[in-house]
Context: one part of a larger RNA
RNA sequence: UUGGGCGUAAAGAGCUCGUAGGUGGUUCGUCACGUCGGAUGUGAAAAUCUGGGGCUUAACCCCAGACCUGCAUUCGAUACGGGCGAGCUAGAGUGUGGUAGGGGAGACUGGAAUUCCUGGUGUAGCGGUGAAAUGCGCAGAUAUCAGGAGGAACACCAAUGGCGAAGGCAGGUCUCUGGGCCAAUACUGACACUGAGGAGCGAAAGCGUGGGGAGCGAACAGGAUUAGAUACCCUGGUAGUCCACGCCGUAAACGGUGGGCACUAGUUGUGGGGACCUUCCACGGUCUCUGCGACGCAGCUAACGCAUUAAGUGCCCCGCCUGGGGAGUACGAUCGCAAGAUUAAAACUC
Numbered sequence: 001u002u003g004g005g006c007g008u009a010a011a012g013a014g015c016u017c018g019u020a021g022g023u024g025g026u027u028c029g030u031c032a033c034g035u036c037g038g039a040u041g042u043g044a045a046a047a048u049c050u051g052g053g054g055c056u057u058a059a060c061c062c063c064a065g066a067c068c069u070g071c072a073u074u075c076g077a078u079a080c081g082g083g084c085g086a087g088c089u090a091g092a093g094u095g096u097g098g099u100a101g102g103g104g105a106g107a108c109u110g111g112a113a114u115u116c117c118u119g120g121u122g123u124a125g126c127g128g129u130g131a132a133a134u135g136c137g138c139a140g141a142u143a144u145c146a147g148g149a150g151g152a153a154c155a156c157c158a159a160u161g162g163c164g165a166a167g168g169c170a171g172g173u174c175u176c177u178g179g180g181c182c183a184a185u186a187c188u189g190a191c192a193c194u195g196a197g198g199a200g201c202g203a204a205a206g207c208g209u210g211g212g213g214a215g216c217g218a219a220c221a222g223g224a225u226u227a228g229a230u231a232c233c234c235u236g237g238u239a240g241u242c243c244a245c246g247c248c249g250u251a252a253a254c255g256g257u258g259g260g261c262a263c264u265a266g267u268u269g270u271g272g273g274g275a276c277c278u279u280c281c282a283c284g285g286u287c288u289c290u291g292c293g294a295c296g297c298a299g300c301u302a303a304c305g306c307a308u309u310a311a312g313u314g315c316c317c318c319g320c321c322u323g324g325g326g327a328g329u330a331c332g333a334u335c336g337c338a339a340g341a342u343u344a345a346a347a348c349u350c
Stems, first nucleotide, its partner, number of pairs: 004321003007304002012318001014201004021194003025088007033081002035077008048066007091191001092188003096183004103177007110154001115149007125136002162169002206247006215241002220236004258317006266295012299306002323350003332343004
């Protein structure tokens, strides 16, 4: 390479947008590029195959035909693919009317709690643990009441629930803003799907500059435990955690499951909409579209399990895998302030 795979065995890029490319609905016309058929030329000889012949046979040799799957020219065919032209509306999108939401950004604001400060009451302990001690406290702590300061996070509602492409998103109000869903249909008329490179977003930790700092808390110090204890437990505590701007670009970034379209039994719960039935109302019932779950048939699977939200049945496009270790390492290159990230071997060894 052929082939086989990627939930858990090696393997889905963290996610999205999108360039090239690949692929692409339906009708008519046209061209004849792909495609198909015929003819002509060429496709050296030898070899090979078939038939025949010559050495006593065979090997070997000779003759004829086939083969030479190709290329070029030419004459045709036009279903399919393609080009061009003209249409269509079932894909896609725009508009109209509604609707749910912790989707995003900024500003303002609320209460509970912790800590600290001030004052009052009050007195000898508090705190902490398996038990203690370090620690705090007669310079008046802990407890309790009143007032004040400051930072961070938002109990109940809360869900097996919602939104977002993913990361992720939760006190309240306002402003700006993205996407979804539903209904009826008006419009555009294939404008689509995927997406190598590329661009953007991307938890936590970390980095730079400047703020902020209540609680928590790597490092660090002390007290315990222990044979030791550079730990687990306790008392403290710096960076950090928070904000603004800039970088980093990684995670068990997980559904360990790439995206799109179509098809293939059902039952049940729940979020958002619509239609109809019922009802005094509240409720309730049926159908339908769209999400999120549980169970389950066919089918699939090595099994576990998946099962209309597929890991089933098919098509299109991308990414990735090819025994373990060495190694996601070395070298080189690119990026980064650095930490490091990305790309990515070999010797050797089993």
This is a predicted structure of a 350-nucleotide part of an RNA (small-subunit ribosomal RNA, central domain) from an Actinomycetes bacterium. It matches the Rfam family "Bacterial small subunit ribosomal RNA". Gene Ontology terms of the family: ribosome and structural constituent of ribosome. The sequence was found in a public genome assembly. Lineage of the source: Bacteria > Bacillati > Actinomycetota > Actinomycetes. The coordinates come from a structure-prediction model, not an experiment, and the mean pLDDT is 89.